RNAcentral holds the full RNA, with entries from ENA. A computed fold for a 1682-nucleotide part of an RNA from a Clostridiales bacterium, annotated as large-subunit ribosomal RNA, half A. It matches the Rfam family "Bacterial large subunit ribosomal RNA". Model confidence (mean pLDDT): 81 of 100. The source organism's lineage runs through Bacteria, Bacillati, Bacillota, Clostridia and Eubacteriales.
[in-house]
Context: one part of a larger RNA
RNA sequence: AGCACAGGGAGGAUGCCUUGGCACCAGGCGCCGAAGAAGGACGUGACAAGCUGCGAAAAGCUGCGGGGAGCUGCAAAUGAGCGAUAUAUCCGCAGAUAUCCGAAUGAGGGAACUCACAUUGAGUAGCAUCAAUGUAGAUACGCGUGAACAAAAUAGCGCGUAUCGGGGAACCCGGGGAACUGAAACAUCUAAGUACCCGGAGGAAAAGAAAGAAAACAAUCGAUUCCCGAAGUAGUGGCGAGCGAAACGGGAAGAGCCUAAACCGCGGUAUGGAAACAUAGCGCGGGGUGAGGACUGUCGAGAACGCGAACGGAGCGGACGUAGUCGAACGUGUAUUGGAAAAGCAGACGAAACAGAGUAAAAGUCUCGUAGGCGAAACGGAAGCGAAGCGCAAGACAGAUCCCGAGUACCGCAGGACACGAGGAAUCCGGCGGGAAUAAAGGAGGACCAUCUCCUAAGGCUAAAUACGACCUGGUGACCGAUAGAGUAUAGUACCGUGAGGGAACGGUGAAAAGAACCCCGGGAGGGGAGUGAAAGAGAACCUGAAACCCUGUGCUUACAAGCAGACGGAGCGUUCGAAAGGGCGUGACGUCGUACUUUUUGUAGAACGGGCCUGCGAGUUACGUUGCGCAGCGAGGUUAAGGUAUUAAGUACCGGAGCCGAAGCGAAAGCGAGUUUUAAAAGAGCGUAGAGUUGCGUGACGUAGACCCGAAACCGGAUGACCUAUUCAUGGACAGGUUGAAGCCGUGGUAAGACACGGUGGAGGACCGAACCCACGCCUGUUGAAAAAGUCGGGGAUGAGCUGUGAAUAGCGGAGAAAUUCCAAUCGAAUCCGGAGAUAGCUGGUUCUCCUCGAAAUAGCUUUAGGGCUAGCCUCUGACGAGAAUACUGAAGGUAGAGCACUGAAUGGGCUAGGGGGCUUCACGGCUUACCGAACCUUAUCAAACUUCGAAUGAAAGAUAUUUGAUGUCAGGGAGUCAGACAGCGUGAGAUAAGUUUCGUUGUCGAAAGGGAAAAAGCCCGGACCUACAACUAAGGUCCCAAAGUUCAAGUUAAGUGGUAAAGGAUGUGACAUUGCUAAAACAACCGGGAUGUUGGCUUAGAAGCAGCCAAGCAUUUAAAGAGUGCGUAAUAGCUCACCGGUCGAGUGAUGCCGCGCCGAAGAUACACGGGGCUAAAACUUGACGCCGAAGUUUAGGAAUAAUGUAAUAAUUAUUGGUAGAGGAGCAAUGUGUAUAGGCUGAAGCCCGGUCGGAAGGCAGGGUGGACAAUACACAAGAGAGAAUGCAGGCAUAAGUAGCGAAAGCAUGGUGAGAAACCAUGCCGUCGAAAGCCUAAGGUUUCCUGGGGAAGGUUCGUCCGCCCAGGGUAAGUCGGGACCUAAGUCGAGGGCGAAAGCCGUAGAUGAUGGACAGCCGGUUGAUAUUCCGGCACCGAAUUUUUGCCGCAUAAAUGAUGCAAUGACACGGGAGGAUAGUCUGAGCGCGCUGAUGGACAAGCGCGUACAGAGGACGAGUGUGGAACGCAGUGAAGUACGCGUUUCGUAUAAGCAUGGGUCUGAUGGACAAGUUGAAUGACGGAAACAGACGAAUUCACACCGGCGAGAAAAGUUGCUAAAUAGGCAGGAAGCGCCCGUACCGCAAACCGACACAGGUAGGCGAGGAGAAAAUCCUAAGACGAAC
Repeated sequence: AGCACAGGGAGGAUGCCUUGGCACCAGGCGCCGAAGAAGGACGUGACAAGCUGCGAAAAGCUGCGGGGAGCUGCAAAUGAGCGAUAUAUCCGCAGAUAUCCGAAUGAGGGAACUCACAUUGAGUAGCAUCAAUGUAGAUACGCGUGAACAAAAUAGCGCGUAUCGGGGAACCCGGGGAACUGAAACAUCUAAGUACCCGGAGGAAAAGAAAGAAAACAAUCGAUUCCCGAAGUAGUGGCGAGCGAAACGGGAAGAGCCUAAACCGCGGUAUGGAAACAUAGCGCGGGGUGAGGACUGUCGAGAACGCGAACGGAGCGGACGUAGUCGAACGUGUAUUGGAAAAGCAGACGAAACAGAGUAAAAGUCUCGUAGGCGAAACGGAAGCGAAGCGCAAGACAGAUCCCGAGUACCGCAGGACACGAGGAAUCCGGCGGGAAUAAAGGAGGACCAUCUCCUAAGGCUAAAUACGACCUGGUGACCGAUAGAGUAUAGUACCGUGAGGGAACGGUGAAAAGAACCCCGGGAGGGGAGUGAAAGAGAACCUGAAACCCUGUGCUUACAAGCAGACGGAGCGUUCGAAAGGGCGUGACGUCGUACUUUUUGUAGAACGGGCCUGCGAGUUACGUUGCGCAGCGAGGUUAAGGUAUUAAGUACCGGAGCCGAAGCGAAAGCGAGUUUUAAAAGAGCGUAGAGUUGCGUGACGUAGACCCGAAACCGGAUGACCUAUUCAUGGACAGGUUGAAGCCGUGGUAAGACACGGUGGAGGACCGAACCCACGCCUGUUGAAAAAGUCGGGGAUGAGCUGUGAAUAGCGGAGAAAUUCCAAUCGAAUCCGGAGAUAGCUGGUUCUCCUCGAAAUAGCUUUAGGGCUAGCCUCUGACGAGAAUACUGAAGGUAGAGCACUGAAUGGGCUAGGGGGCUUCACGGCUUACCGAACCUUAUCAAACUUCGAAUGAAAGAUAUUUGAUGUCAGGGAGUCAGACAGCGUGAGAUAAGUUUCGUUGUCGAAAGGGAAAAAGCCCGGACCUACAACUAAGGUCCCAAAGUUCAAGUUAAGUGGUAAAGGAUGUGACAUUGCUAAAACAACCGGGAUGUUGGCUUAGAAGCAGCCAAGCAUUUAAAGAGUGCGUAAUAGCUCACCGGUCGAGUGAUGCCGCGCCGAAGAUACACGGGGCUAAAACUUGACGCCGAAGUUUAGGAAUAAUGUAAUAAUUAUUGGUAGAGGAGCAAUGUGUAUAGGCUGAAGCCCGGUCGGAAGGCAGGGUGGACAAUACACAAGAGAGAAUGCAGGCAUAAGUAGCGAAAGCAUGGUGAGAAACCAUGCCGUCGAAAGCCUAAGGUUUCCUGGGGAAGGUUCGUCCGCCCAGGGUAAGUCGGGACCUAAGUCGAGGGCGAAAGCCGUAGAUGAUGGACAGCCGGUUGAUAUUCCGGCACCGAAUUUUUGCCGCAUAAAUGAUGCAAUGACACGGGAGGAUAGUCUGAGCGCGCUGAUGGACAAGCGCGUACAGAGGACGAGUGUGGAACGCAGUGAAGUACGCGUUUCGUAUAAGCAUGGGUCUGAUGGACAAGUUGAAUGACGGAAACAGACGAAUUCACACCGGCGAGAAAAGUUGCUAAAUAGGCAGGAAGCGCCCGUACCGCAAACCGACACAGGUAGGCGAGGAGAAAAUCCUAAGACGAAC
């Protein structure tokens, strides 16, 4: 370390439970709001954070009822109280109160805040202050007033009254109105008038009393709405996808009315008129409304009875609702069990009550209830009755005089709605244009016209039946039960986001807290005892308590052994049962075989996909329609729908026959009909006649719906975003230091004058260098970072087209853009959020229990089709019919293989030869010649998929017969799947006669097939697995060992490990065979000897002698033989050889061809090209023989299932039983319901364990745990089965005690403490110092201070903290903001525009980043201070008092919302003064030290400082000042402007500003020192000069140029109107609201963090230095949390 067992931990599945949900039913109710809603903010309790309630009268107050003993909500405890028999709490009704915001309404505003005015009241000495009420706008009406414009009128203005405004779940009406999608693309069309936006109304809304529907020359119905049917019909439609009526029938409900006009009357107006009056139009009244009316005539009635659910509703009435109340029966027994009885047993009783819940378990008789009764002071209030009032309320006949809704009907153009897409298009609506008739008329009846019928438009009202459910009450569930059910067992919370918006998780002690007193260990946490309890193995991390995961103990195994980890065999060891034999359990040395699962594929161990593990959740459903099958009912019929009735009430029964299907068809139709159509007619032919349907339930499939689940990128609508960033607007801010030296000016020179030159002055610049600041060019680092873009080192710009703060503007079909597809909140070729929405996905992935039967395809045709589909083919199921297949045989068809070359072509040699070329000849014609080319022809030898004068085998079609087989066949209907195929053999094509390539044909296997063999192996060989067996026989293939079977037999071959890779080519390998030489006249080989001479042949050559080369073709001689030489060799010779000859030896020796088996050819990366060992008369090869082994084949034995035959019988017999997609059949399990049965505290479910049964899914009893439910049978209903979806949620692993611990210096001693590297104190050391110091805006929001704590947070620790708990802390007339002002911008009375929403905008309001505006110094706290305190100041006014002055009409003073001035401005530059500050020096003060003992000097250190107001003096800086008049502007007057006069001519005066000095100040502050444990307390000395010198200030004062540089309030002056009191000073009193703590370059802000980043402004010392660079330091702050 592995396996097993036992015991734990962790975790929270399972079971059980339910406070919470979900769905539906019935009834009620159906609006709230200026009398202030909905919704909130803030308060409110003895203590009070949250919820609930309530509102300063604040978990409540009053009255009236109910109720009756306890009570002060959830919610304990403590405290303090209330009540107890009728005034507690509590419940109901009515009332009171009801802060602030919100339509929000006095004005404003950043909701819950700020600031007003008027009246009244309180209050004060008087102001102040406080309270109550009123004060928005629009519309309508009334009243008053009242312009332009003479009157009138109107607009306007004021007052009054009424109404409106905003909210609400769905439903309703109207105005606008998408897209995805479908059409397999897309444009008409669809989606869809849907989503969405907007306006409006109500409890319903809308519609509604016919210019109707219809019918066809004959009638009928009689408003609307809703349901069922008609009907998926008629139609419509790129006649595609789709869309889709109506009449009419059956039902629910039921209801009809009023006007305009004619005619009459009255009123007032206008015109005419002297008037009367007439006319016109207006208002009012009568009349009148489709059985038309008016009017006229005649007749009649006779007027107040009556009618009115829509008029009214006094009053009566009082069902019912809003609190309640009565309510039977065991005080049963039980030493049955138990902690507990409601269980068991035994015995009673009630029942108009046995619904249900609770009570210690399972209760009719214990409690609450239930059945059945009863009940209201108050409020609401139905039915019913109903007065006044209101409305209606007389006609008939005749007449044909009048009336009956006009820019209307209708028409044209362009549209929309109607089921109806412009169509033949009626009907309805209307934007533009045109434009009737008048009942003798008009409209409609689907173009239009006629006839006929119906109706009377252009005015209006109208209940019910219908829709919906925010809310209230009651109820129900074959709905859920904590990953379910709502998102929420409560939460729109926590959290995320700027925002719109998004959006969780978390239930259970026990019957009762009896929640563990006390003791022990421990700092605590935690634990052990004790105690409670039935149980603590129920202890609060609490019911049950599974798995992953983590441990402990015990048994066995493991240290020479390789792999899906198992299966089979198996020694040993341990344990158990047993007396033993033997068996069970655990482990498992060793052996054999053996590469997971899913998906996708031709094919996966695949290194192709998916899964870390476990648990839970997770996918063919439902509705309607169609069709097939099964079952059931009825049957030439079957069946109801809506609705109704009854009732025990979403149920059931009955009624309901509208309608549908069927019973008759044929035809385009008219039509005819057992026939009909075709035809002139017939015949013939087609389709029919001679077969039962229909309704319900179940089930297969399809259609329409999201339709098996998950998954896009996208499209459209409405909103939210410019805190990031882009650009713009307004208003503010910042830019060390150094350098260069433009124009201009001055001077000199120069010129006729210039120009020009030089010097100086001057200080320009998208100038230069370079910090802050801004940017981002390079390398590196970083890359699970310190950082979702940074850091180090360098780099660019740095007075400008520059940077930056604050406030604003521009918005997605858009904005912005010095332009990059760049930015618009870490998102940009079109932001984000929500919605349409479950868009669509011919695509990928996933799709959950078992067994049985059969069982494919990867092909054809068509396809914007090729990885999709449709039809056919192939599969399956059901029914019917009753014949198929193979072989033989028979007769036909055919043009392939092969063959052939007559044809069509190709193609070889020769001959012959037309023609051509060359050569010769010729004056020319011509001729001759040619190893030149060469058609045709002849001959020889050939080739062909698109050649055939030939031509098979096989195959295919047909068929009688024969043999074999035995349902394999055909038809009809339901359901599929398949359309990517792979390899191998044979035959072709393409390719290269390449491919594990590709395209066809054919067969096989795989696919979908396991087994044996080929070492290993989809496709090859053998062979097709129902199950069991340690039986037998075989196939392929094997038989030495691995490893079952022959070291078998016989005869050969091979020597190469050939076997156990390969070619051309090569070789005296070897065996067999054949042919042919030499050889006893002595061969072949070897050895011995010879191998000579002419001659060095000639030539050549330096030389060439056999042997460089050439020539003669090769001579001649001696010989047994010997070349003018076969090689080696030399400079040339020489030399050694060979051929050839003799001898020795003594038998075979050469050559050629063919066959078998071998050899070489043969180089690759670890050794490997027999599977290994190893094999040689074989364990190789050839041939033969006999055995044996060998599979899931075959057989044997037993068993199962299916089918057929068969039987009474599942007796028997025979056959069959591999299987993916797929079809069919039969079952198992989980949940719930009904019925029946039967269990449970003497122990249910669940969980754990081993046992046992079944063919499987699975079942059952037993033990333990557990502590209250639950089983079986038969039916039924479905959220009905998981291992995979990069699935979802939770838990737990792994990597791993690994990476890391985020720039950087600590050390020592002491203290505290259970514990100290990190806390506290001290010392030393170190870091920053234009900061890492100090102040402050934004932002944060208590982090501040004190005391306590240490679980968690802190990247370690912790006694510590920005952590936790408790308590405390922020004090203003003057600081900042408001009560003041205005900028950009925003809002915006009226107004303009616009479908609506809304947009723009005048007056006006608002809005700081700007303008205006009165306090300084010191002290003090643990924490605040310009705020408290001390001192000294100042400001305001509607206060009081006092002093002084002016005035009372000739207007003193005041005084505008008016008129003026001022306020009032940029940039750059330089100069001057002053100050801040710094430095130095001496003096002074204090201290240290003490040059020889003492003292001093010298030396050293530190300090030597201070505000504002007022008053006085007043350097300096800048600047001209004063008066008078009036043409214009204007209401007027100042004033502006103009003119005149005057002072002054500069070192002036005046004016403006202003430092400093004195005063303020006998103030307060400071060192040493003293004291103390201490941050504390006490104490209190000295007090000059010089230098440098700002970026501050005088002051936008001056100069310069061009880009020409806010507004208003305020202040000052002035008058108009008004006004009789006013002005100035002193004193007293008064002085509102908000902010104020703390951090603030950061551990408190923005970056998810205690994050190397970002963050506006002010101060910012010394030495060196030009400097704010840089280095070192001061004050001060830190040492970076391993």